[in-house]
RNA sequence: GCGGAUGGCCGGAUGGCCGCGGGGGGCAACCUCCGAGGAAAGUCCGGACUCCACAAGGCGACGGUGCCGGGUAACGCCCGGCCGGGGCAACCCGAGGGAAAGCGCCACAGAGAACAGACCGCCCCGUUUUCGGGGUAAGGGUGAAACGGUGGGGUAAGAGCCCACCGCGGGACGGGCAACCGGACCGGCAUGGCAAGCCCCACCGGGAGCAAUGCCGAAUAGGGACUUCGCGGGGGCAACCCCAGGGGCGCCUUGCCCCGGAAGUCCGGGUUGGCAGCUAGAGAUGCCGGGUAACCGGCAUACCAGAGGAAUGGCCAUCCUCGACAGAAUCCGGCUUACAGGCCAUCCGCGCAA
RNA sequence: GGGCCUGUAGCUCAAUUGGUUAGAGCAGAGCGCUCAUAACGCUUUGGUUGGGGGUUCAAGUCCCUCCGGGCCUA
Numbered sequence: 001g002c003g004g005a006u007g008g009c010c011g012g013a014u015g016g017c018c019g020c021g022g023g024g025g026g027c028a029a030c031c032u033c034c035g036a037g038g039a040a041a042g043u044c045c046g047g048a049c050u051c052c053a054c055a056a057g058g059c060g061a062c063g064g065u066g067c068c069g070g071g072u073a074a075c076g077c078c079c080g081g082c083c084g085g086g087g088c089a090a091c092c093c094g095a096g097g098g099a100a101a102g103c104g105c106c107a108c109a110g111a112g113a114a115c116a117g118a119c120c121g122c123c124c125c126g127u128u129u130u131c132g133g134g135g136u137a138a139g140g141g142u143g144a145a146a147c148g149g150u151g152g153g154g155u156a157a158g159a160g161c162c163c164a165c166c167g168c169g170g171g172a173c174g175g176g177c178a179a180c181c182g183g184a185c186c187g188g189c190a191u192g193g194c195a196a197g198c199c200c201c202a203c204c205g206g207g208a209g210c211a212a213u214g215c216c217g218a219a220u221a222g223g224g225a226c227u228u229c230g231c232g233g234g235g236g237c238a239a240c241c242c243c244a245g246g247g248g249c250g251c252c253u254u255g256c257c258c259c260g261g262a263a264g265u266c267c268g269g270g271u272u273g274g275c276a277g278c279u280a281g282a283g284a285u286g287c288c289g290g291g292u293a294a295c296c297g298g299c300a301u302a303c304c305a306g307a308g309g310a311a312u313g314g315c316c317a318u319c320c321u322c323g324a325c326a327g328a329a330u331c332c333g334g335c336u337u338a339c340a341g342g343c344c345a346u347c348c349g350c351g352c353a354a
Numbered sequence: 355g356g357g358c359c360u361g362u363a364g365c366u367c368a369a370u371u372g373g374u375u376a377g378a379g380c381a382g383a384g385c386g387c388u389c390a391u392a393a394c395g396c397u398u399u400g401g402u403u404g405g406g407g408g409u410u411c412a413a414g415u416c417c418c419u420c421c422g423g424g425c426c427u428a
Base pairs, nucleotide, nucleotide: 001350002349003348004347005346006345007344008343009342010341012319013318014317015316016315017314018313020035021034022033023032024031025030037325041336042335044334045333046332047331048330049209050208051207052206055254056253057252058251059250062205063204064203065202066201067081068080069079070078071077082096083094084093085092086091097200098199102198103197104194105193106192119140120139121136122135123134124133125132126131148166149165150164151163152162153161167189168187169186170185173182174181175180213276214275215274216273223267224266225265226264227263228262229261232243233242234241235240245259246258247257248256249255284301285300286299287298288297289296290295320323355427356426357425358424359423360422361421364380365379366378367377373411382398383397384396385395386394404420405419406418407417408416
């Protein structure tokens, strides 16, 4: 110098004038303070908060997650590691449990597709043109995939039939918290793929959402239709009690509750004003300490939008590299997606010079 | 704001447990029939299965993500 990898930051600046939303002060005029984002977005996950539902134990259904360890309020997120794959490398990618628990599927092609299989070929026998019987998975062909691979021995030709190495299964022992790694030795080999097919194993999970919900005020007819269950007996003057009966709690067991005018669903009508929830927080910035890191702890500092048809804008001046994607609506932690241009740090490869 | 559903040819719909080149009707084009038009008959065009990625030998179908359209809710 060129090319590349990773992490992070900025994303117009300054001043003046006039507005807009909110807070505070003031009798008022007015003064003063604050006012979009890294994604405010998609609503894909996880929570806080609120209401509804919820008797206990066991079992089951449905949905989700899935190497190991750690972080966290929690997570499908993050950090570190392991294994597999890609790259010369820095580094990147992986829904990454189980296929010897069971079921299912593997089209077309091919002889044969999962306890397999003789189409061509090879070998032996009969016949000797052809053909017939048997052996053989080493070679050819088909396919995404052909039931271990290479070499040697062996054989009629072959074959883990035998041997060495590799692979596979088991594995004393050693290292590591673990995933996992190494591995003496044993087994001649027996078990292909798909679980983002059913499933098995482990763990997690009630439902709904701030248009949730609460309070005040106003208004109004406890309106209409349908469905389900019940409308038994005895005692008492009566209220009521007892026995049967019906219903509910996912199911079962135990148990409890409700009903004797109740339960449920749908349609229609009225109101649609105010207040709370509403922003001080699993928060931010700086310093110090612990940890490889995610993150955690301590101290200090400041308060940093809170509307309710919905504010954050306009003009002027100066400067520059002439400004991208886009705008809060209950609030946090993540992920994903969009984003002109610029800056910083660390690292890798190649070339050149000393 | 919040919740949910859906996307296949120009239009309306199919496609078995994932399987060979995604089909059917209408519409369009050409030819025939007719004096001519319609109807009818024959032939034919037309698809990034909304886009992208993944799982698998193989994806319209299974999974993830983005985009468009629609519905409900004070």
Molecule: RNase P RNA; transfer RNA
Organism: Pseudoruegeria sp. HB172150